[in-house]
RNA sequence: UCAGAAUGCCGGAUGGCCGCUCCCAUGCGAAUGGGGGAGGAAAGUCCGGGCUUCACGGAAACACGGUGCCGGAUAACAUCCGGGCGCAGCGAUGCGACAGACAGUGCAACAGAAAACAAACCGCCAGCGGCUCUUUUUGAGUGCGGGUAAGGGCGAAACGGUGCGGUAAGAGCGCACCGCGGACCUGGCAACAGGGACGGCAUGGCAAACCUCACCGGAAGCAAGACCAAAUAGGGGCUGCGUAUAAACCGUUUCCGGUUUGUGGCCCGGGUUGGUUGCUCGAGGUGCCUGGCAACAGGCAUCCCAGAUGAAUGGUCAUCCCUUGGGUUUCGGCCCAAGGACAGAACCCGGCUUACAGGCACUCUGGAUUA
Numbered sequence: 001u002c003a004g005a006a007u008g009c010c011g012g013a014u015g016g017c018c019g020c021u022c023c024c025a026u027g028c029g030a031a032u033g034g035g036g037g038a039g040g041a042a043a044g045u046c047c048g049g050g051c052u053u054c055a056c057g058g059a060a061a062c063a064c065g066g067u068g069c070c071g072g073a074u075a076a077c078a079u080c081c082g083g084g085c086g087c088a089g090c091g092a093u094g095c096g097a098c099a100g101a102c103a104g105u106g107c108a109a110c111a112g113a114a115a116a117c118a119a120a121c122c123g124c125c126a127g128c129g130g131c132u133c134u135u136u137u138u139g140a141g142u143g144c145g146g147g148u149a150a151g152g153g154c155g156a157a158a159c160g161g162u163g164c165g166g167u168a169a170g171a172g173c174g175c176a177c178c179g180c181g182g183a184c185c186u187g188g189c190a191a192c193a194g195g196g197a198c199g200g201c202a203u204g205g206c207a208a209a210c211c212u213c214a215c216c217g218g219a220a221g222c223a224a225g226a227c228c229a230a231a232u233a234g235g236g237g238c239u240g241c242g243u244a245u246a247a248a249c250c251g252u253u254u255c256c257g258g259u260u261u262g263u264g265g266c267c268c269g270g271g272u273u274g275g276u277u278g279c280u281c282g283a284g285g286u287g288c289c290u291g292g293c294a295a296c297a298g299g300c301a302u303c304c305c306a307g308a309u310g311a312a313u314g315g316u317c318a319u320c321c322c323u324u325g326g327g328u329u330u331c332g333g334c335c336c337a338a339g340g341a342c343a344g345a346a347c348c349c350g351g352c353u354u355a356c357a358g359g360c361a362c363u364c365u366g367g368a369u370u371a
Stems, first nucleotide, its partner, number of pairs: 001367005007361004012320007020037007039342001043353002046351005051221004064217005069083005084098001085096004099212002104210002106206002121152002123148003128145002130142004160178006179201001180199002184195004225277004235268007246261006284303008321340008
C1' cells in the first nucleotide's frame, strides 16, 4: 500500500425562540419557576424468564410439543464462551438439529440389465455340460447352457480403494498399504485423538419420513389482573295501591288444560361507557479493583435515567461538521446548491433474527514494494 477476516462502538454537534408530555415547588385559580423526555434495533413476536390469573394432593406412565458432539457460563434458553469432529477457503476464518439406519415400518423421480436377503445390457472366459469337426487322442471349434462384477455404459448413489500374486476369465480368493469394525493400551474431566496387534469386510443412503433413546415442558397473557362507579334498559328483595268470575297467549274451534301479569317508592347484586391502579429502582447504568483463556462472577464507589393512553418526545432560525455535484484558484483554499440512513417506546428483562447513508477503534490473514 492493495485485497480480505473477526470484534466492539458512533448514528450529526452547540445555542436561541415557539410548542407537547410527566414529576416537583409556589399559588384559591389562571399561571410561574425548576427537572426528566425513544432505539441499537423501540421492529419481527421467533426462543427463554420475571410478574398476573386460572387449573392442580404427590409420584409415575401415556399422549402432544421441543431440544440433541463435549465441558463451562447463566434466573433460564434453541443464547453465549472454550474445545472436538466434518465440510469450504492458500490463510485469517466461516458454516453444521453434529444421538440412533443389524428394533420395526417406509421412501429413492429420470436414466439404467439391475436401487437392496443384488443384478449379466455390452464386454471377458473353452476349466465344466451340450453340439459340430477330426482315424484316434490329454485335439480343434462354437457362448446354446454355464462362469465372471476386472473393463464399458446409466445414475445423486452400483455392495471397500490401489498394487502384486492368482485364475479359463475373474473375484478379499491370497498378500502389502490405505480405509473400516469391535476389543486393548496411551493422552484428555469429556467430546475425541494417537498407537501396535487382530478380523477378509461382517447386509449402502434418507430419521428438519414415521419411529427408538436421553433430557425439558400445566394453560393463557398487562386487552393479564385489582379497585371505584353515572344515566337508560333489564334482574332480585321488601312494601303501598290496584285485582283475577279479568285480560293476553298456546294446543285449528267448543269443552278442558297450560303459561304470564299493572303501577309507585326504597334497597341489593352484577355490570357497559368512564376513571384509578398494575407502571416502572431494575437479574439497572457508569468507573475502578480482584478471579477466570473466555462467557461471566465477586467487591467498592457513584448515578436515578420516558411512562404517553385517538396515544407526548416536535417545529423553526443561526453557526459548525460530514457526503455528493457545480464553479473558481496564487493548489493553501473559497463560493453556490442539494442531502445526512434504518426506523419510532406502550408491563419489564436476557437473547436470536431482520433493516441500516456514512464513519471510528483495535486485532489478525494473504499479496506487492521499500529499508

The RNA shown here (Bacterial RNase P class A) has 371 nucleotides and comes from Micavibrio sp. The RNAcentral record of the sequence draws on ENA. The prediction has a mean pLDDT of 75.